[in-house]
């Protein structure tokens, strides 16, 4: 330092990661060499070797194989060498060192400082001294006995530096004296008198001066080792104390040898170490005692550091030696490879009875993830032992195995682009891999092999010389040269030799974290450290290509430190994030007001000592370099003692008063205990009047009441609680405290400034008090009211309401001991800008007195500056800025639980975890969404109103059900007369058949001029056969023909086709909220910050439309304007339109005329709250009014911000990815999409008299029309048919109905209704059977206005009427137009449902 709580922030917090480190292990992999390091587990058993011996110069005795040599005929015997040697004894030293463990041990065990005046020290060093003279034994050896074996017994010889007395005592000791001196409390040292006790060992060489034997030897001399007794030294070692030395208090008391004296005992040595008496004492909250864990330590890893955690290798101490005890030897042991006795084990055994101890080096089983050879050598270093060679030495020196760690080296190095080929991506052009390789030209470390080849060695001992000792020496010591001694080793290391030859791999590649595609998988498989990835386009699975990071390593796993300021001394906190004990009084502790003096414990300086070595850190040095090793030097931050300094703390001592406290004087208060007492009210009880009904709820019932309630009025009794007064007033530590009188009482406050002289703050533990509910006893008991019981409510109601109601609630004794017991804020003191109000007091000024008023002092609120805070917020009453002191607190759950202890009568309180599991949990504040939260506003939302649907028939759609098939899509508003603007075939995508396979259709390339069409034949057709038929347009050329086009057919390849999935991989189109007013930026404030501001207010508007104000100012995109139409005029124009006035006339604008109207269709006018009044804030804008055809966006339409809904389409088209290619492509026939028990939608038609039927009669608009619309004739009842004129239409055609006018029907299932059938026509097509439309004639169904609910509409609207259109051959109750007639309502927003604005509370955010 990152990642993770959220939609997004700021904090708190915890999890996780990056870092370092190891005695590791595990997974892939692996050339080399140096140093290093290597049983952390069962202190679990242990075959097999080795690991402690030596000394013949302490002693006694003394082989044997073998060799020569004689002897014997040989069997064998003798001598001589081996040999005074092996092996055993006796006796010295040594075996108490060296090595190995880490069980145990929480200790004087280890760490450091100190004591010993309370001690020991063999071998070594100095040093004084002596070492005379005897004894008696005993192993070994013989012989013999007993036993399986270990072993054992008897008898007999024998030595010694083994043993044991004597003698000698310089000198120790030990008890009694005398003196010096010293000191640190007993004392110590040192000199002195007498007394006593106590020593020895001898062996080797040499020599012959002396003395005996005399060759030499022996006494004896002499050298050396040796021995004894004393002092002294040096090493080792015991003993004691000061102060470090883990966790658990859910261990709180422990202790009779315990503490202490006296006098013994013991010990080298102090001492209850051990004994007898006495005494009654010692330890403990500064943690005794008990439990757990654990060897301690120089060091080791981390860590800026303090500080965590550790104790393996090296090096110090300690403890163990197969459990457990014990004591011998001996300077040393209570003894790893010694002994005794118990126990387990394990083995031998003749079953009687033995042996035996790898935590020594190797090694072997066992449990384990896991830890090496059953090696070489004493060369070197050290250790025993010996006079010494020299022997032993698994101590140690090599070496072996393992990448276990550190560290060095190498796999090559120039050059090389056609940027080979393979791979792998590709947008198909290319890009990667990659100068990488191939090639070309070098080097030559390592390995390889081939030859030489070390240092570590110094000595010892042989010779020889030299000196020194000595009366002398062939003895001893020094000292010089000669020659010899290597496990490691033919190794390092040096030359040659040959050729790049023999030599790279692991992770990792979504973010943290360096490092992307591609292809397989389809919440499968699987990865994941955390966050979290996979449900068909996975940079996160897997495999491949590429990159990335290290590299003979690389990764994973566990462990520690870091990061964690996440236990905080350095360095947190605690109003709401986890966190002030309910509250106070007070012990211990902890802290303490001004001055002086004395101390020197802390403190601060200076010296001395120690702080081992090695580590580590600097500065050299030596292995070719690093590791690694050596030398120096700092350091070792310690602890001990002395010396000084005296500011600040303690400490002794003395003073002050300002910090506490006392006195006195005063008022203020629901402070606290007892004792009386009065009044409203509620309830009951009598007692009166009086009558049906009360009560109670949203509504209602249960309950009271005719046996008289309720009301009313009178009189009693009982309890309980205190209306107004009453206020963020007042008192109390908190809990709490309200009628009034009295008694006793406690605290604050104010003036006076009189006394004390730091008495003081805090306070763990104690001790008091502690609301309501609870508990015991005993009273009390109106009213209320858990529990209960009824009555509703509800799906249910163990609630909520409603009638009753009993513990309780009140008194009084006791226990209880908890609360949001909260200001979610522990006490105390100091210290810092204000404003304003109210309690209590005091002084001022003033007044006749008082109130306002100032000044202070105290307590209660409110605002608010600095400052604080994540933020909200706090702010003299701090949460600010200091200081002192208690309590707490460390991630969520588990859990304030359990299990143990206190307390309790009980219920329970009180202390107080774990395992497990989560990655969050939480805090403030933001946007928003949403609320059966508020406020203000709008829409046919609701209300007022016409009209429908919902029932009936039928039409159409869906759903479902059925079929071979009844294609597919569309599903709440936003499918469902929708896609479809028109299914008999074609459509058609579906089903059954029957065909084709580069394919029906299309493009490009070759070829060809044939084929197609016509026709015949067979099929159901697609298709197959045959007949006929022999292109064509333009230039060019005489031509033949060329060149380019068209048309057709054919053949190749390339390229197919798919209404096949994926609308959740997309474009584009839609639909919706919604024509709802809203949705954003820039730049500036403002906030850590997500955001705010603007856009919020106040007005007004349909509208963020407009206006004021404002930390905003402006702008985009919407709204509104601009288009189009409609409604009013002009101008302009005048045929196919029109006709007012002339004229003509068949009376038809039909003809001349005309363009004035109307109308057509282009341009313009015009309407803008412009003007007027009255409200509004002088505003905007509203209202009302004039004018005007039309008034406040006149009426319609187009026209849909940013954005939602993974909304709807892959079957319009496009179009990724995937399936499918003799089929999921294509061609045809006939079927199906029209099925029907049922359900839903959206219509049509009706039930009828406002009507139905007949006869007459009137008046549109919009459209259409050459495959059309069709006049006019005639024909049919009719639908239509024949014939046929205009008209590609302001010219000709199609052409209204309701209405009006008269008749009829008379209330009925009808003269209403037309469904369903029937016959008979028509039309339109290749074809009406399944499956179209029409026409007449018969039939004549359900229906009598429609439950629950539900829908449209605000004016030319509904509503009734009819009309045209587009599809279309033909189908229209649909769609999309167009005109006739022509209403009703709106008081208003309380309520539904949507929707805009502010505000508000959230634990939502995929958002109720």
């Nucleotide at each position: 330092g990152a990642g993770u709580u959220u939609g997004a922030u700021c904090c708190u917090g915890g999890c996780u990661c990056a870092g370092a480190a190891c005695g590791a292990a595990c997974g892939c992999u692996g050339g080399c060499g140096g140093c290093g390091u290597g049983g952390a587990u069962u202190a679990g058993g242990c075959a097999u070797g080795c690991a402690a011996g030596u000394c013949g110069a302490a002693c006694g005795a003394g082989a044997a194989a073998g060799a020569g040599g004689g002897g014997g005929c040989a069997a064998c015997c003798c001598c001589u060498c081996g040999a005074g040697u092996a092996a055993a004894g006796u006796g010295g030293c040594g075996a108490a060192c060296g090595g190995g463990u880490g069980a145990g041990u929480a200790a004087c065990g280890c760490g450091u400082g100190a004591a010993g005046a309370a001690c020991c020290u063999g071998c070594c060093c100095u040093u004084a001294g002596c070492a005379g003279g005897g004894g008696g034994a005993u192993a070994a050896c013989a012989c013999u006995c007993c036993c399986a074996a270990c072993g054992g017994g008897g008898u007999g010889c024998u030595a010694a530096u083994a043993c044991c007395g004597c003698a000698u005592g310089a000198g120790a000791c030990c008890a009694c004296g005398g003196g010096u001196u010293c000191g640190c409390a007993u004392g110590g040292a040192c000199c002195u008198g007498a007394g006593g006790u106590c020593a020895a060992a001898g062996g080797u060489g040499g020599c012959c001066u002396c003395u005996g034997c005399u060759u030499g030897c022996a006494a004896g001399c002499u050298a050396c080792c040796g021995g004894c007794u004393g002092a002294g030294g040096a090493u080792g070692g015991c003993u004691u104390c000061g102060c470090g030395u883990c966790c658990c208090a859910u261990u709180a008391g422990c202790u009779a040898g315990u503490u202490g004296g006296c006098g013994g005992u013991g010990u080298g040595a102090a001492a209850g170490a051990c004994c007898a008496c006495c005494a009654a004492g010692g330890c403990g909250a500064c943690g005794a005692u008990g439990g757990g864990u654990a060897g301690c330590u120089g060091g080791u890893c981390u860590g800026a550091g303090a500080g965590g955690a550790u104790g393996g290798u090296c090096a110090g101490c300690c403890a163990c030696a197969c459990u457990g005890g014990g004591a011998c030897u001996g300077a040393g042991a209570u003894a790893c490879g010694g002994c005794c006795c118990a126990g387990a084990c394990a083995c031998c055994u003749a079953c009687g009875g033995g042996u035996g101890g790898c935590a020594g080096c190797a090694g072997u089983c066992g449990a384990g993830a896991a830890u090496u050879u059953u090696u070489g050598a004493c060369a070197a270093u050290g250790g025993g032992g010996g006079a010494a060679a020299c022997c032993c030495u698994g101590a140690u020196c090599g070496a072996g195995c393992g990448a276990c760690g550190c560290c060095g080296c190498g796999u090559g190095g120039a050059g090389g682009a056609u940027g080979a080929a393979g791979g792998u991506c590709u947008u198909c052009g290319g890009g990667u891999u990659g100068u990488a390789a191939a090639c070309u030209c070098c080097u030559g470390u390592c390995a390889u092999u081939u030859g030489g080849g070390a240092a570590c060695a110094a000595g010892g001992g042989g010779c020889a010389c030299g000196u020194a000792u000595u009366a002398a020496c062939u003895g001893u010591g020094c000292g010089u040269g000669c020659g010899u001694u290597g496990a490691u080793a033919g190794u390092a290391c040096c030359a040659g030799a040959a050729g790049a030859g023999g030599a790279a791999g692991a992770g990792a590649c979504g973010g943290c974290u360096a490092a992307c595609u591609c292809u397989g998988u389809g919440c499968c498989a699987g990865c994941a450290g955390c966050c979290g990835c996979g449900g068909u386009a996975a940079u996160a699975c897997a495999g491949a290509g590429g990159u990335c990071u290290c590299a003979a390593g690389c990764g994973u796993u566990g462990u520690u430190c870091g990061g964690a300021u996440u236990c905080a001394u350095u360095g947190g906190g605690c109003g709401u994030a986890a966190a002030g004990g309910g509250u106070g009084u007070g012990u211990a502790g902890g802290u303490g007001g001004c001055g002086c003096c004395g101390u020197a414990a802390g403190u601060c300086g200076g010296g001395u000592g120690u702080g081992a070595a090695a580590u580590u850190u600097c500065g050299g040095a030596g292995c070719u370099u690093a590791a690694c090793u050596c030398c120096g030097a700092a350091a070792c931050u310690g602890c001990a003692u002395u010396c000084g300094a005296u500011a600040c703390u303690g400490c002794g001592g003395u003073g002050c008063u300002u910090g506490a406290g006392g006195a006195c004087u005063g008022g203020a208060g629901a402070g606290g205990a007892g004792a009386c007492u009065g009044g409203a009210a509620u309830u009951u009880a009598c007692g009166g009047u009086g009558u049906a009904g009360c009560a109670g709820u949203g509504a209602a019932a249960u309950g009271c009441g005719u046996a008289g309630a309720u009301a009313u009025c009178g009189u009693a009794a009982g309890g309980a609680a205190g209306a107004c007064c009453a206020g963020u007033g007042g008192c109390g530590a908190a809990g709490g405290c309200g009628g009034g009188u009295c008694u006793c009482u406690g605290g604050a406050c104010a003036g006076u400034u009189c006394c004390u002289g730091a008495c003081a703050c805090u306070g763990a533990g104690a001790c008091a008090c502690g609301a309501a509910g609870g508990c015991c006893a005993g009273g009390g008991g109106a009213g209320c009211a858990a529990a209960c019981g009824g009555g509703a409510u509800u799906a249910g109601a163990u609630a909520c309401c409603c009638c009753g109601g009993u513990a309780g609630u009140c008194c009084u004794g006791g226990c209880a001991g908890u609360a949001a017991a909260c200001g979610g804020u522990g006490c105390a003191c100091g210290u810092u800008u204000g404003g304003u109000g109210u309690g209590g007091g005091a002084g001022g000024a003033u007044u006749c007195g008082a109130c306002c008023c100032c000044u202070u002092c105290u307590g209660c609120g409110c605002c608010g500056g600095a400052g604080c805070c994540a933020a909200c917020g706090c702010g003299u009453u701090a949460a600010a800025c200091g200081u002192g002191c208690c309590g707490c607190c460390u991630g969520g759950g588990g859990a304030g639980u359990a299990c143990g202890g206190u307390c309790g009568c009980a219920a329970g309180a009180u202390u107080a975890a774990a395992a497990c599991u989560c990655a969050a949990a939480g805090a403030a504040a933001u946007u928003g969404a949403c609320g059966g939260g508020g406020g203000c506003c709008c829409g046919c939302a609701c209300a007022a109103g016409c009209g429908g649907u919902g029932g009936a028939g039928c039409a159409u759609g869906u759903g479902g059900u059925u079929c071979a098939a009844u294609u597919c899509g569309a599903c709440g508003c936003a499918a469902c007369g929708c896609g479809a603007a028109g299914a008999a075939c074609c459509u058609u995508a579906c089903c059954u058949g029957g065909g084709c396979u580069a394919g029906a259709a299309u493009g490009c390339c070759u070829c060809u001029g044939a084929c197609a069409a016509c026709c015949c034949u067979a099929g159901a057709g697609a298709u197959a056969g045959g007949g006929c038929c022999u292109c064509u347009u333009a230039g060019g050329g005489a031509a033949a023909c060329c060149u380019a086009g068209g048309c057709a057919g054919a053949g190749u390849g390339c390229a197919a086709g798919g209404u096949g999935c994926u609308g959740c991989a997309u474009g584009g189109c839609u639909g919706u909220c919604g024509u709802c007013a809203g949705c954003u930026c820039g730049u500036g404030u403002c906030g850590u910050g997500a955001g705010a501001u603007g856009u919020u207010g106040g007005g007004u508007u349909a509208a963020g439309u407009c206006c004021c104000g404002c930390a905003a100012c402006g702008a985009g995109c919407g709204c509104a304007a601009c288009c189009c139409u409609u409604a009013u005029c002009a101008a302009u124009a005048g045929u196919u339109g029109c006709u007012a006035g002339c004229g003509g006339u068949u009376c038809g604008g039909c003809c001349g005329a005309g363009c004035a109207c109307u109308c057509u269709a282009u341009u313009g006018a015009g309407a803008c709250u412009g003007c007027c009044g009255u409200u509004g804030a002088c505003a905007a804008a509203a209202c009302g009014g004039a004018g005007g055809a039309a008034g406040g966006u006149g009426g319609g339409g187009a026209u849909g911000a940013c954005g939602u809904c993974a909304a709807g389409u892959c079957c319009u088209c496009a179009u990724g990815g995937c399936c499918u290619u003799u089929a999921u492509g294509u061609c045809c026939a006939g079927g199906g999409c029209u099925a029907c028990a049922c359900a839903c939608g959206u219509g049509c038609u009706a039930c009828a008299a406002u009507g139905g039927c007949c006869g007459g009669u009137a008046c549109a608009a919009a459209g259409c029309g050459c495959u059309g619309c069709c006049a006019c004739g005639g024909g049919g009842c009719g639908a239509c048919c024949c014939g046929g004129a205009g008209c590609g239409a302001a010219u000709c055609g199609c052409g209204a109905a309701a209405g009006c006018c008269g008749g009829u029907c008379u209330c009925a299932g009808u003269u209403c209704g037309g469904a369903u059938a029937c016959c008979a026509g028509g039309c339109u097509g290749c074809a009406a059977c399944c499956c179209g439309c029409c026409u007449g004639g018969u039939u004549g169904a359900a229906g009598u206005c429609g439950g629950a609910g539900u829908u449209g509409c605000u004016a030319g609207u509904a509503a009734c009427c009819g009309c045209g259109u587009g599809u279309c051959a033909g189908c229209a109750u649909a769609g999309c137009g167009c005109g006739g007639u022509g209403a009703a309502u709106a008081u208003g927003u309380u309520c539904c449902c949507g929707g805009g604005c502010c505000u508000u509370g959230u634990a939502c955010a995929c958002a109720c």